A computed fold for a 74-nucleotide RNA from an uncultured Clostridia bacterium, annotated as transfer RNA. Rfam family: tRNA. The family's RNA type in Rfam is transfer RNA. The coordinates come from a structure-prediction model, not an experiment, and the mean pLDDT is 82.
[in-house]
RNA sequence: GGGCCUUUAGCUCAGUUGGUCAGAGCGGUCGGCUCAUAACCGAUUGGUCCGGGGUUCGAGUCCCUGAAGGCCCA
Numbered sequence: 001g002g003g004c005c006u007u008u009a010g011c012u013c014a015g016u017u018g019g020u021c022a023g024a025g026c027g028g029u030c031g032g033c034u035c036a037u038a039a040c041c042g043a044u045u046g047g048u049c050c051g052g053g054g055u056u057c058g059a060g061u062c063c064c065u066g067a068a069g070g071c072c073c074a
Stems, first nucleotide, its partner, number of pairs: 001073007010026004019057001027045006050066005
């Protein structure tokens, strides 16, 4: 220098053909159970989806451009 992949909750990730939907598990908080802790059970708590712009009635999803991380080639 060229090509490809990833970026969504505190963490690990899902999200279909653009719509009804922003979710799961873990975690945090409160409570129950227990002599007590763990485990288990109930409730609750969470993000405008990496930044900016565009298309569209409507974007996590499509397009452009940047950023960070990773892989391959030279």